[in-house]
Context: one part of a larger RNA
Molecule: small-subunit ribosomal RNA, 3' major domain
Organism: uncultured bacterium
């Protein structure tokens, strides 16, 4: 100078603490160790692995395993030699993959000797590996951390290593910013510039409106008309501690009012400094050595990745009366749709289905939002809680639901009465609660990713656990 201390100071963070709701007990989902297994393909292992890569394992994906083929290959480039084809239709043998055998039929050139296209097929360079090595790499990515730091020029100190500056004194979310000072300035990081959400005010009106007029309905911007709202999308005001009192060092700036929609970075997102973990990835792609080239490729059918004595992680439903079931009835956002969304109508208890308007969509469609409200019922009970499980009928995707799908309808009803030690998430439109859409997708979601509705309690405080060890400083036999 680091580091590091169960050393001291000073700061901070849902780090304690206040508070609200959960994990840990119960069934399931999922994901993982484990243990089976012919295979149960592989990686991710404290935080930062475990609903992780998987934004879709019945075949396909598949890498895994069994068993049937395959050997210039399933795709790529090049050379030589041979055939004339390739496709396309039938027929045979098989699980298939393929393998045989029939038909019919070329193109452009040409000096008719062949030359080319493209295809088989023989031989050749070469090709393939999700094979190893993420301790040989590239890109990317996680994590300290949106933490307030890392540094350079030059100049001063010091034999040097280095130090100053960046220390101090106030501040501040910030090495923010001011003041002091052998420093003076710069950079990359902090803010700003960028979206978005919250007020207005301009442009524009097949959305929104009776707002005003007029027509019309069983209702209904439905119609004619109109951009007043309201929306929807460009552009612009707007917020700067800008003013006013007070603290402060005539400072930065702190606390209090005033206008205002909004204060004091208004709220969210995007954005991640020099670094650290030889963190993750050679199974996203790229790539350096190895390996292997009748098999470590490659094409198929079938299983497996879905096993199950267990252990663990994240979820989801519930234990009920702030509820359960029944009938009426309101209020959203944001997305999505042509091999799709499907309105209606008709048929089923239903899941669904038959017909079939309308829509590439601010204009039609998915669509019902649902917790809410307003009655009726249950009266504390393993029940009219809860739905696990399992048995019969279906129903829809698909070539195909045995291994292995999703939903439906009768039956069936298990464990569970609030959950030890322990441990998480959260500070306002947040938790908690509630439903809605979307990506993969044929189909499959309690994951994810997003959108709105209903909407709280708490914070005295920084003694204490964590973490930042952020600044300083102090010990050190450590580098």
């Nucleotide at each position: 100078u680091g580091a590091c201390g169960g050393g001291g100071g000073c700061c901070c963070g849902c780090a304690c603490a206040a508070g609200c709701g959960g994990u840990g007990g119960a069934g399931c989902a999922u994901g993982u160790g484990g243990u089976u297994u012919a295979a149960u393909u592989c990686g991710a292992c404290g935080c930062a692995a475990c609903g992780c890569g998987a934004a879709g394992a019945a075949c396909c994906u598949u890498a895994c395993c069994g068993g049937g083929g395959u050997u210039u290959g399933a795709a790529c480039u090049g050379u030589c030699g041979u055939u004339g084809c390739c496709g396309c239709c039938a027929c045979g043998c098989g699980a298939g993959a393929g393998c045989g055998u029939g038909g019919g039929u070329u193109c452009c050139u040409u000096u008719c000797g062949g030359g080319g296209a493209c295809a088989g097929u023989g031989a050749c360079a070469g090709a393939g590996g999700u094979g190893c090595u993420g301790c040989a790499u590239g890109g990317c990515u996680g994590u300290c951390g949106u933490c307030a730091g890392c540094u350079c020029g030059u100049g001063u100190c010091g034999u040097g290593a280095g130090a100053u500056g960046u220390u101090g004194g106030g501040u501040u979310a910030a090495g923010u910013c001011c003041c002091g000072c052998a420093a003076c300035g710069a950079g990359c990081g902090c803010a700003a510039c960028c979206c978005u959400u919250g007020u207005c005010g301009g442009u524009a009106g097949u959305u929104g409106c009776c707002a005003a007029c007029a027509g019309g309905u069983g209702a209904a911007g439905c119609u004619g008309g109109g951009c007043a709202c309201c929306c929807u999308a460009c552009c612009g005001a707007g917020a700067c501690u800008g003013u006013c009192g007070g603290c402060g060092a005539a400072a930065a700036g702190c606390c209090g009012g005033a206008g205002g929609a909004a204060g004091g970075u208004g709220g969210g997102g995007a954005u991640g400094a020099c670094g650290u973990c030889a963190a993750g990835u050679c199974c996203u792609c790229a790539u350096g050595g190895c390996c292997u080239u009748u098999a470590u490729g490659c094409c198929c059918c079938g299983g497996g990745c879905g096993a199950c004595a267990c252990a663990c992680g994240u979820g989801c439903u519930a234990c009920a009366a702030u509820g359960g079931g029944c009938g009426g009835u309101a209020c959203a956002a944001a997305g999505g749709g042509g091999a799709g969304c499907g309105a209606g109508c008709g048929g089923g208890u239903g899941a669904c289905u038959g017909c079939a308007a309308g829509c590439g969509a601010a204009u039609c469609c998915c669509a019902a939002a649902a917790a809410g409200c307003c009655g009726c019922u249950c009266a504390c009970a393993g029940u009219u809680c809860a739905g696990a499980u399992c048995g019969c009928a279906g129903u829809c995707u698909g070539c195909a639901a045995c291994u292995c799908g999703a939903c439906u309808g009768c039956g069936u009803g298990a464990a569970g009465g609030u959950g030890g030690a322990a441990u998480c998430g959260c500070u306002a439109g947040u938790a908690a609660u509630c439903g809605c859409g979307g990506a993969u997708c044929a189909g499959c979601a309690u994951g994810c990713c997003g959108c709105g509705g209903u909407g709280a309690a708490u914070a005295c405080g920084u003694u204490c656990c964590c973490g930042g060890c952020g600044c300083c400083u102090u010990g050190u036999a450590c580098a």